Predicted 3D model of a 488-nucleotide part of an RNA (large-subunit ribosomal RNA, domain I) from a Rhodospirillales bacterium. Its mean pLDDT, the model's own confidence on a scale to 100, is 81. It matches the Rfam family "Bacterial large subunit ribosomal RNA". Its family is annotated with ribosome and structural constituent of ribosome in the Gene Ontology.
Context: one part of a larger RNA
RNA sequence: GGCAUUCGGUGGAUGCCUUGGCACCAGGAGGCGAUGAAGGACGUGGCACGCUGCGAAAAGCCAUGGGGAGCCGCGAGCAGGCGUUGAUCCGUGGAUAUCCGAAUGGGGCAACCCACCCGAAAGGGUAUCGUUACAUGAAUACAUAGUGUGACGAGGCAAACCCGGGGAACUGAAACAUCUCAGUACCCGGAGGAAAAGACAUCAACAGAGAUUCCGCUAGUAGUGGCGAGCGAACGCGGAACAGGCCAGUGGUCUUUGUAAUUGUAGCAGAACGGUCUGGAAAGUCCGGCAAGAUGGGUGAUAGCCCCGUAUGCGAUAGGUUGCAGAGAUUCUUGAGUAGGGCGGGACACGUGAAAUCCUGUCUGAACAUGGGGGGACCACCCUCCAAGCCUAAAUACUCCCUGGUGACCGAUAGCGAACAAGUACCGUGAGGGAAAGGUGAAAAGCACCCCGACGAGGGAGUGAAAGAGACCUGAAACCGGAUGCCU
Numbered sequence: 001g002g003c004a005u006u007c008g009g010u011g012g013a014u015g016c017c018u019u020g021g022c023a024c025c026a027g028g029a030g031g032c033g034a035u036g037a038a039g040g041a042c043g044u045g046g047c048a049c050g051c052u053g054c055g056a057a058a059a060g061c062c063a064u065g066g067g068g069a070g071c072c073g074c075g076a077g078c079a080g081g082c083g084u085u086g087a088u089c090c091g092u093g094g095a096u097a098u099c100c101g102a103a104u105g106g107g108g109c110a111a112c113c114c115a116c117c118c119g120a121a122a123g124g125g126u127a128u129c130g131u132u133a134c135a136u137g138a139a140u141a142c143a144u145a146g147u148g149u150g151a152c153g154a155g156g157c158a159a160a161c162c163c164g165g166g167g168a169a170c171u172g173a174a175a176c177a178u179c180u181c182a183g184u185a186c187c188c189g190g191a192g193g194a195a196a197a198g199a200c201a202u203c204a205a206c207a208g209a210g211a212u213u214c215c216g217c218u219a220g221u222a223g224u225g226g227c228g229a230g231c232g233a234a235c236g237c238g239g240a241a242c243a244g245g246c247c248a249g250u251g252g253u254c255u256u257u258g259u260a261a262u263u264g265u266a267g268c269a270g271a272a273c274g275g276u277c278u279g280g281a282a283a284g285u286c287c288g289g290c291a292a293g294a295u296g297g298g299u300g301a302u303a304g305c306c307c308c309g310u311a312u313g314c315g316a317u318a319g320g321u322u323g324c325a326g327a328g329a330u331u332c333u334u335g336a337g338u339a340g341g342g343c344g345g346g347a348c349a350c351g352u353g354a355a356a357u358c359c360u361g362u363c364u365g366a367a368c369a370u371g372g373g374g375g376g377a378c379c380a381c382c383c384u385c386c387a388a389g390c391c392u393a394a395a396u397a398c399u400c401c402c403u404g405g406u407g408a409c410c411g412a413u414a415g416c417g418a419a420c421a422a423g424u425a426c427c428g429u430g431a432g433g434g435a436a437a438g439g440u441g442a443a444a445a446g447c448a449c450c451c452c453g454a455c456g457a458g459g460g461a462g463u464g465a466a467a468g469a470g471a472c473c474u475g476a477a478a479c480c481g482g483a484u485g486c487c488u
Base pairs, nucleotide, nucleotide: 001487002486003485004484005483006482007481008480009479015473016439017438020410021409022407023406024405025404026403027402028401029399030398031157032156039100040099041098042055043054044053046078047077050074051073061094062093063092064091065090066089070082071081072080105114106113107112115126116125117124118123128154129153130152131151132150133149134148135147136146161192162190163189164188165187166186172179176226202209203208213240214239215238216237217236223231224230244391245390246389247335251331252330253329254328255327256326257325258324259323260322261321262320263319267314268313269312273288274287275286277284289305290304296308297307298306340364341363342362343361344360345359346358347357350376371386372385373384374383375382426433427432446472449460450459451458
């Protein structure tokens, strides 16, 4: 030095666990905001670093309902207090609510600086835009524009869903230009709990149907297409859900008041057990009982009857929904610069095509129910409907959020990025990127005291079932070392 065996160290795999996630179901809610939001800054505790709560009235104040013995958040310490004269805690309503932020008196490098008016002070007001009323009022006579003041409204934020205005490219076509990707991504505007659509100038085919929306077929069919890649209906059938109204106030819609029903935001009651043995501990074993309208969890191992719950029954001041009744507001007369046509585009499954139908930038431009539109060029016959006004629930889409529940979902390199002071630490000028990190024990009983010792360790003693559970469950391998044997 090597090999083997063995004992350790290191390391943190594996097993077990779960406070956290993931996916979904049912119900609810679907908004918040100038009465100052969302989101923050800074404060706030006797001592106070982070989180949480709160706001100079600052881990809180008031009222009311619940509740019933402990309490002063996570947080375990010291000190000091509160509470059966009902605290802490939970529900509801209210008060306070610094500064920034739409931020709105002016400014500004957000959380800062500087004002004016009224008022004794406390405090209040002073942004812009729109609508409206009043006053005032140019060039310019009447007027109008403008200006001022009052009232009302708006503004910003928010996960997806929805409607509208704009609108790519990579890609595919095995290159590429029409085409495709795709009216997608993205930008902008707007609204609601849904939105949009909607009550036939619709389809159909000589028989008829009867608003809209969504689903399954029809059907990858008919078509369309450098007839390439691809794109891709309808009629009809079966389902879900069904609802029709209005244009001079009968009615619809909205708001509000009353009333009734229902839901619902704290909670309350809630069955039935003892002994033996093993053990640190009984819920396990054995013996004998009881309950069951009772599904889960905890308790020193595995508990129907120990505890919390659960089934079930009960419970109120708010709030919501629906029905009915009353009051108030609002809703404009049957639809002309329209239908149709030319040119240029766009939408229709349909790329200009034989291209109907729908929209319209531009130029034109009817008829008036004895009329007009459509039936895929166009014409005739026939059939069918009545445009150019408005409203309309349900079936449908979504889930930032609340309550309850479920899982041949995960179990700490998994599951959300995040089970833990996580969108934290850290990185980046910035947009932005973005971790690692769970487990003593039933209970801290967290090793008094002694020895050694600079400290860290270590040896006794003690606690404990266990300390080879001592800052931690288990504790694999790589890697490092000790001992023994063999070989060199």